[in-house]
Context: one part of a larger RNA
RNA sequence: GAUUGAACGCUGGCGGCAUGCUUAACACAUGCAAGUCGAACGGUAACGCGAGGAGCUUGCUCCUUGGCGACGAGUGGCGGACGGGUGAGUAACGCGUAGGAAUCUGCCUAGUAGUGGGGGACAACCUGGGGAAACUCAGGCUAAUACCGCAUAAUAUCUACGGAUGAAAGCGGGGGAUCUUCGGACCUCGCGCUAUUAGAUGAGCCUGCGUUAGAUUAGUUUGUUGGUGGGGUAAUGGCCUACCAAGGCGACGAUCUAUAGCUGGUCUGAGAGGACGAUCAGCCACACUGGGACUGAGACACGGCCCAGACUCCUACGGGAGGCAGCAGUGGGGAAUAUUGGACAAUGGGGGCAACCCUGAUCCAGCAAUGCCGCGUGUGUGAAGAAGGCUUUCGGGUUGUAAAGCACUUUCAGUGGGGAAGAAAAGCCUGGGGUUAAUAACCCCGGGUCUUGACGUUAUCCACAGAAGAAGCACCGGCUAACUCCGUGCCAGCAGCCGCGGUAAUACGGAGGGUGCAAGCGUUAAUC
Numbered sequence: 001g002a003u004u005g006a007a008c009g010c011u012g013g014c015g016g017c018a019u020g021c022u023u024a025a026c027a028c029a030u031g032c033a034a035g036u037c038g039a040a041c042g043g044u045a046a047c048g049c050g051a052g053g054a055g056c057u058u059g060c061u062c063c064u065u066g067g068c069g070a071c072g073a074g075u076g077g078c079g080g081a082c083g084g085g086u087g088a089g090u091a092a093c094g095c096g097u098a099g100g101a102a103u104c105u106g107c108c109u110a111g112u113a114g115u116g117g118g119g120g121a122c123a124a125c126c127u128g129g130g131g132a133a134a135c136u137c138a139g140g141c142u143a144a145u146a147c148c149g150c151a152u153a154a155u156a157u158c159u160a161c162g163g164a165u166g167a168a169a170g171c172g173g174g175g176g177a178u179c180u181u182c183g184g185a186c187c188u189c190g191c192g193c194u195a196u197u198a199g200a201u202g203a204g205c206c207u208g209c210g211u212u213a214g215a216u217u218a219g220u221u222u223g224u225u226g227g228u229g230g231g232g233u234a235a236u237g238g239c240c241u242a243c244c245a246a247g248g249c250g251a252c253g254a255u256c257u258a259u260a261g262c263u264g265g266u267c268u269g270a271g272a273g274g275a276c277g278a279u280c281a282g283c284c285a286c287a288c289u290g291g292g293a294c295u296g297a298g299a300c301a302c303g304g305c306c307c308a309g310a311c312u313c314c315u316a317c318g319g320g321a322g323g324c325a326g327c328a329g330u331g332g333g334g335a336a337u338a339u340u341g342g343a344c345a346a347u348g349g350g351g352g353c354a355a356c357c358c359u360g361a362u363c364c365a366g367c368a369a370u371g372c373c374g375c376g377u378g379u380g381u382g383a384a385g386a387a388g389g390c391u392u393u394c395g396g397g398u399u400g401u402a403a404a405g406c407a408c409u410u411u412c413a414g415u416g417g418g419g420a421a422g423a424a425a426a427g428c429c430u431g432g433g434g435u436u437a438a439u440a441a442c443c444c445c446g447g448g449u450c451u452u453g454a455c456g457u458u459a460u461c462c463a464c465a466g467a468a469g470a471a472g473c474a475c476c477g478g479c480u481a482a483c484u485c486c487g488u489g490c491c492a493g494c495a496g497c498c499g500c501g502g503u504a505a506u507a508c509g510g511a512g513g514g515u516g517c518a519a520g521c522g523u524u525a526a527u528c
Base pairs, nucleotide, nucleotide: 001528002527003526004525006524007523008522009521010520013375014374015373016372017371018370019368020367021333026331027330028329030328031327032326035078036077037076040075041074043071044070047069048068049067050065051064052063053062054061055060056059085286086285087284094211095210096209097208098207099206100205103203104202108199109198110197111196112195113194114193115192116150118148119147125140126139127138128137129136130135156165157164158163170191171190172189173188174187175186178185179184212258213257214256219249220248221247224246225245226244227243228242229241230240231239261283262282263281264280265276266275267274268273288309289308290307291306292305311322312321313320314319339365341364342363343362347361348359349358350357351356378408379407380406381405388399389398390397391396412469414464415463416462417461418460422455427449428448429447430446431445432444433443434442472517473516474515475514476513477498478497479496483512484511485510486509487508493500494499
């Protein structure tokens, strides 16, 4: 000099854009953060409509009714493995980079083939019981895209090449003939379902090289190193197991100890390098501590389950409940770090045919000069060089065109009014094309119409009034830009280094003046 996720002191007008627990991976009150689908299913607790009935006060109340819109709880499907947080652990194939072969992959895309016929249950519900509660037990009824067989099947799997194994589910829209038990069959379209091939995406695995310090850590290892058989996995492999062999690593630093998430990058520097790894992005690890598996395409799963432990809470003492390193917020720690805000309008995600619902992701707003950038706090004129202050050799000098006065301007803030863009879709009407038996329905491309904004008193524009509301901080001995007076008297004090102060201190304290930066300025800490 540059820099910072900074803090502290003094001061503080506005705006834009960023950033904001670096410490206790300490403990957490409260609310919210993952749901959705009735176009899978049986149904109907609540709400609304319709229908029927009753009462009357004649437009209200009550009762019944899944008929309709819908829908609590339940079965079922998909999603809760994403998104969000943190950096404790980890010196490691964890990360970075370059390769590899023995793998899996829901949803998505393209292709091929199929979607036939049956069965038995279990919730909900009803009945009864236990318990303070959490919850739970027994009996009975019932549906399905829940569950299980049968059939069929290859380019699938296994194979001793003879053969064997081996699937599915329906739901909704529309409809001209024909049939009909008047429910539908049937046709067609859409969404599904099954098997398989290929792709895409994602993930698992292996390897070369690189990846902090210590030798005041020199030896280390027994599933250890390799082989064979077996097991296990989606898959290779001591991954596991039995047997056999005795290997493997190491001064090119093994092992041990300490420290640490890694990277793109950030800061600095002419560079080489050094230091760091906040925000943003990629990867990894973790979710009260330790262990375990279940489900699933995917987890050994932050807001799932089980066990053990510590802690907190409830209890009828028998037993139960919980996990903010999600967003806010609280206590604590600390020099120190924000609101228990708004909205799903946009972008994206989950579910759904869709309408839509959910979304503390996200977009916004609030707080903080924490940082960067921009703007303002007036402009011109004005010598009687006013008064006052300071100083003086008492003549004056200086503050100083500074002020006052005169003439103007009105950014920003204030008040009043206008006012974009972020909105494209979806819906409805309609033209063309595709599909089809079809002028239904559905899909694609256009046209019209109708709306949808948290921010928001938005950005921005116009008008009004009036210089009106807006400057401080540090320093002035040398380094280093800037000097005098008074007080003090090795005292009080200053200080980054040299050093100042013991009676004329440009170095302490105050004043006047000056210098440098400026909504900041200094100090401290840290890095180059």
Molecule: small-subunit ribosomal RNA, 5' domain
Organism: uncultured sediment bacterium